[in-house]
Context: one part of a larger RNA
RNA sequence: UUGGGCGUAAAGCGUUUCGUAGGUUUCUAGAAAAGUUAUUCUUCAAAGACCACGGCUCAACCGGGGGAAGGGGAGUAAUACUGUCUGGAUUGAAAUAUGGUGGGGCUUCUGGAACUGAUGGUGUAGUAGUGAAAUACGUUGAUAUCAUCAGGAACUCCGAGGGCGAAGGCAGGAAGCUAACCAUUUUUUGACACUGAGGAACGACAGCUAGGGGAGCGAAAGGGAUUAGAGACCCCUGUAGUCCUAGCCGUAAACUUUGCUCGCUAGGGGUUAGUAUUUAUACUUGCCCCGUAAGCUAACGCGUUAAGCGAGCCGCCUGGGGAGUACGGCCGCAAGGCUAAAACUC
Numbered sequence: 001u002u003g004g005g006c007g008u009a010a011a012g013c014g015u016u017u018c019g020u021a022g023g024u025u026u027c028u029a030g031a032a033a034a035g036u037u038a039u040u041c042u043u044c045a046a047a048g049a050c051c052a053c054g055g056c057u058c059a060a061c062c063g064g065g066g067g068a069a070g071g072g073g074a075g076u077a078a079u080a081c082u083g084u085c086u087g088g089a090u091u092g093a094a095a096u097a098u099g100g101u102g103g104g105g106c107u108u109c110u111g112g113a114a115c116u117g118a119u120g121g122u123g124u125a126g127u128a129g130u131g132a133a134a135u136a137c138g139u140u141g142a143u144a145u146c147a148u149c150a151g152g153a154a155c156u157c158c159g160a161g162g163g164c165g166a167a168g169g170c171a172g173g174a175a176g177c178u179a180a181c182c183a184u185u186u187u188u189u190g191a192c193a194c195u196g197a198g199g200a201a202c203g204a205c206a207g208c209u210a211g212g213g214g215a216g217c218g219a220a221a222g223g224g225a226u227u228a229g230a231g232a233c234c235c236c237u238g239u240a241g242u243c244c245u246a247g248c249c250g251u252a253a254a255c256u257u258u259g260c261u262c263g264c265u266a267g268g269g270g271u272u273a274g275u276a277u278u279u280a281u282a283c284u285u286g287c288c289c290c291g292u293a294a295g296c297u298a299a300c301g302c303g304u305u306a307a308g309c310g311a312g313c314c315g316c317c318u319g320g321g322g323a324g325u326a327c328g329g330c331c332g333c334a335a336g337g338c339u340a341a342a343a344c345u346c
Base pairs, nucleotide, nucleotide: 004317005316006315007300008299012314014202015201016200018199022195023194024193026089027088028087029086030085031084034082035081036078037077038076039075040074041073042072043071044070050066051065053063054062055061092192093189094188095187097184098183099182100181101180104178105177106176107175108174109173110172111155115151116150117149118148119147120146121145122144126137127136163170164169207248208247209246210245211244212243216242217241221237222236223235224234259313260312261311262310263309264308267290268289269288270287271286273284274283275282276281295302296301319346320345321344328339329338330337331336
C1' cells in the first nucleotide's frame, strides 16, 4: 500500500449559516459512440516462462515444436451502464404569497430590588468574623434604623431536562433595524443538488494594546490564624481583572468525547410550534424519556434524534514514553498558536 477502524481502547477538524478545485448526483425521449463490451488485422526480436516431444546412460544442460494471457496501434459491430449533445418533466433544491414562532443578532432608551459610598436625623457600646480566635472597624460616635443623593454591575418570581442559534452562546422592559425556522400546495424557476482539499468568516473564559469606567467580587500582594513548616485551605484588607468602546489572540472535558447530506427498518409516553377537525382525534416540525421488535457492539450500551441496514463526500488513527516537544516555516505586540519529527528507551 491493500485491508481494518474513529461514543468509552489510537482516531470526527470548535463550527459550517460561506465556499474554490475535485469527487458524487432525480425521472424521461432521441442523437452520436468518448469510456465500456465483442471481434478482426497488426505489433510487443531471439532467448527466458508454460505445455507436451526429442538428444547427451539420468538430471542439470541442449534441440526442434505448440499455445497463450496481457499491453500498444488500426478497422468493424453493439448501445445496457457512465460521460457528451439536443429536448421534455417535477418529486430534490430555490424563490414567492399567506399565517405563525422564539432569552437568534445589533443599536438606542428605560425600570425596580439589592449593594456600596456621601450628607443629615435617632441612638449607644460594641460590630464584624471563626471550629475557636485574632488581624480589622468603632466614643473624631461604628453596628442598627430613617430620609435624601450618587454610582456601577447583575436581572428575583415567571422558569419548565421549555425555547432560539452553525457552533461559541442567548433571559428585567420598550422601540427600531436585521437574520432564521415552521405550516399551508398559493404561484414561479426547472436539477439550479450533496460534500468540500486549500481558502474565508465566526469562535467561551483567560490574556494583550489604547481610551473610559470601577459598586460588588477578586488572581497578585499585605496582615491575622492553622501548622513541625503553610509559599495553601479559614479570616480581614486588596491591585490587575471582571464592565463599556475600538482592535488583537484563536484556545477549552469548544463533549452528545458520536462529521455533514439522503433513503429504509416495531412501538409507547411527555412536550414546543402549527394545520385539519365531528373537539374524540389525526398529521407535520423540533425537543425529551422509556423500550427493544429486529439489528449492532469486546462489553457497557445504542436502538426512526442509531452506535441498525445502505449510498455520496470530507477529516482523522496505526504500541507506550520521548512529544503535541525540537528544528524549520507561517501567524501574533506579547503570551503563545498552527504545522510537525528523530535519536534513545520499554
Annotation:
Small-subunit ribosomal RNA, central domain from a Candidatus Woesebacteria bacterium, 346 nucleotides, folded computationally. Rfam family: Bacterial small subunit ribosomal RNA. Its family is annotated with ribosome and structural constituent of ribosome in the Gene Ontology.